[in-house]
Context: one part of a larger RNA
RNA sequence: UGACGGGGACCCGCACAAGCGGUGGAGCAUGUGGUUUAAUUCGACAACGCGAAGAACCUUACCUGGUCUUGACAUCCGUGGAACUCGGCAGAAAUGCCUUGGUGCCUUCGGGAACCACGAGACAGGUGCUGCAUGGCUGUCGUCAGCUCGUGUCGUGAGAUGUUGGGUUAAGUCCCGCAACGAGCGCAACCCUUGCCCUUAGUUGCCAGCACAUAAUGGUGGGAACUCUAAGGGGACCGCCGGUGACAAACCGGAGGAAGGUGGGGAUGACGUCAAGUCAUCAUGGCCCUUAUGACCAGGGCUACACACGUGCUACAAUGGCCGGUACAGAGGGUUGCCAACCCGCGAGGGGGAGCCAAUCCCGCAAAGCCGGUCGUAGUCCGGAUCGGAGUCUGCAACUCGACUCCGUGAAGUCGGAAUCGCUAGUAAUCGCGAAUCAGCAUUGUCGCGGUGAAUACGUUCCCGGGUCUUGUUCA
Numbered sequence: 001u002g003a004c005g006g007g008g009a010c011c012c013g014c015a016c017a018a019g020c021g022g023u024g025g026a027g028c029a030u031g032u033g034g035u036u037u038a039a040u041u042c043g044a045c046a047a048c049g050c051g052a053a054g055a056a057c058c059u060u061a062c063c064u065g066g067u068c069u070u071g072a073c074a075u076c077c078g079u080g081g082a083a084c085u086c087g088g089c090a091g092a093a094a095u096g097c098c099u100u101g102g103u104g105c106c107u108u109c110g111g112g113a114a115c116c117a118c119g120a121g122a123c124a125g126g127u128g129c130u131g132c133a134u135g136g137c138u139g140u141c142g143u144c145a146g147c148u149c150g151u152g153u154c155g156u157g158a159g160a161u162g163u164u165g166g167g168u169u170a171a172g173u174c175c176c177g178c179a180a181c182g183a184g185c186g187c188a189a190c191c192c193u194u195g196c197c198c199u200u201a202g203u204u205g206c207c208a209g210c211a212c213a214u215a216a217u218g219g220u221g222g223g224a225a226c227u228c229u230a231a232g233g234g235g236a237c238c239g240c241c242g243g244u245g246a247c248a249a250a251c252c253g254g255a256g257g258a259a260g261g262u263g264g265g266g267a268u269g270a271c272g273u274c275a276a277g278u279c280a281u282c283a284u285g286g287c288c289c290u291u292a293u294g295a296c297c298a299g300g301g302c303u304a305c306a307c308a309c310g311u312g313c314u315a316c317a318a319u320g321g322c323c324g325g326u327a328c329a330g331a332g333g334g335u336u337g338c339c340a341a342c343c344c345g346c347g348a349g350g351g352g353g354a355g356c357c358a359a360u361c362c363c364g365c366a367a368a369g370c371c372g373g374u375c376g377u378a379g380u381c382c383g384g385a386u387c388g389g390a391g392u393c394u395g396c397a398a399c400u401c402g403a404c405u406c407c408g409u410g411a412a413g414u415c416g417g418a419a420u421c422g423c424u425a426g427u428a429a430u431c432g433c434g435a436a437u438c439a440g441c442a443u444u445g446u447c448g449c450g451g452u453g454a455a456u457a458c459g460u461u462c463c464c465g466g467g468u469c470u471u472g473u474u475c476a
Base pairs, nucleotide, nucleotide: 001476002475003473004472005471007470008469009468010467011466012465013464015460016459019423020422021421022420023419026314027313028312029311030310031309032308033307034305035304042051043050062300063299064298065297066296067295068294071123075122076121077119078118079117080116081115084101087098088097089096090095105112106111125289126288128287129286130285134283135282136278137277138276139274141272146185147184148183149182150181151180152161153160154159165176166175167174191266192265193264194263196234197233198232199231200230201229202228206223207222210221211220212219237260240254241253242252243251244250316416320375321374322373323372324371325370326369332363333362334361337356338355342351343350344349382413387408388407389406390405391404392403393402429452430451431450432449433448434447435446
């Protein structure tokens, strides 16, 4: 100087407390461990719906079998041939053998440029090893308020001071004091979004007033008010008033205001820590393989299953299930695409073909809600696992191993031990909708969007984590 303390003082955080809803019990989905396996590819444990925002083939890195050796890919050289293309045989395919058409472009007529085949070697190739050789990127402490420097001063020196102290703040935020005076990286602000208003602009969006038309609809003429869209601007600064305070910083209350004390949310992550993670995104040193640890193909595996754990979904019902009627979103996506009307089918879906490169058309009926009916506490008209049958769609192909529909079947489950998680407001809870990946799909995941919409916070003694000062130390 740090680190540590079941030392002290002060302070903060859904840290506790106060509340609401869960997990832990059930079934299923998914990841992991373990076991199994020819293989169940690999990594991650600050992992575990993580890399994977799509494992039937492909992906694919794994296994079995069949094959290749200048190679699936790059550059260079030689020889031949345009490229390309029809077809046959063998084979699981890779591949091997045979075969048809075709002869193009530039040219100084030597040849050349793509491209293909063969040959030789330089070389290619490696998701092989080392994240403890590395770059880059990332996690974590932590959006915590800290981490430092120059000059000066003090100290023999390590170092200290500044950065401590009195207040204050979300904040090393600001004020005052002070052997310090300044400065940098962080904080804040500048950026995006949302909440109010104004201006400009009105099509594909809007419809107040005036007409027209219709069974009905901004459907039409028209309008530029309103909503909205999207560009610019205004607005909030403790600015005003009162009080407290040290005449400070600031705090408390009030007015005005759409908004009040950082208005809400996001992006933004200091010096560093963990030889943290990643050689499998990529790049890269070294090592290793080179008729194989490279490459191609078919099939299988990554989907196994006594079990254990994590994360979720659906429930156990009446604030509910089912039936009928009826209302209201936002944000997205769409041309190898979204697909309307209409017809067929109980349905998944099929036929159909209008419109739309989209404020125009389509996906697209939001659901919970509201109105009415039924069920009456029951393993049920709860719950839907599992299994049988029949189908639909995508795709070369759904056996291993897809999703969905219909009929039947109807399991466990009556609110969950010890323990444990999230959340402080348009939040939790609850309800549906969309997108990326994508032929299709495991999605109940992820990322977004809106609808309905709470309860509680006395307080900081205790648990956890952190910050500042101080103290002790057998620690570095």
Small-subunit ribosomal RNA, 3' major domain from a metagenome, 476 nucleotides, folded computationally. RNAcentral holds the full RNA, with entries from SILVA. Rfam family: Bacterial small subunit ribosomal RNA.